[in-house]
């Protein structure tokens, strides 16, 4: 330096990534938004659990 095996370093919080904090779950799990409805379906908000930064998207104004 390379290869192989074993064990450990957990996972989740309605759309991406990083940091911090909070909450939840133990694989039979945590999680899978809202409104209306004739239950067939139609409409709506948000990239956060919260804060913050980045990326993407939307609206307005100025150059």
């Nucleotide at each position: 330096c390379g290869u192989a095996g074993c064990c450990g370093c957990g996972g989740g919080g309605a759309u991406g990534g990083g940091g911090u904090c909070c909450c939840c779950c133990a694989u039979u799990g945590a999680a899978c938004g809202c409104c209306a409805u004739u239950c067939g379906u139609g409409g709506c908000u948000g990239a956060u659990g919260a804060c913050u930064c980045c990326u993407g998207c939307c609206a307005g104004u100025c150059g």

A computed fold for a 63-nucleotide RNA from Ollibium composti, annotated as Fluoride riboswitch aptamer (crcB RNA motif). Its Rfam family is "Fluoride riboswitch aptamer (crcB RNA motif)". Its family is annotated with positive regulation of gene expression and response to fluoride in the Gene Ontology. Model confidence (mean pLDDT): 83 of 100.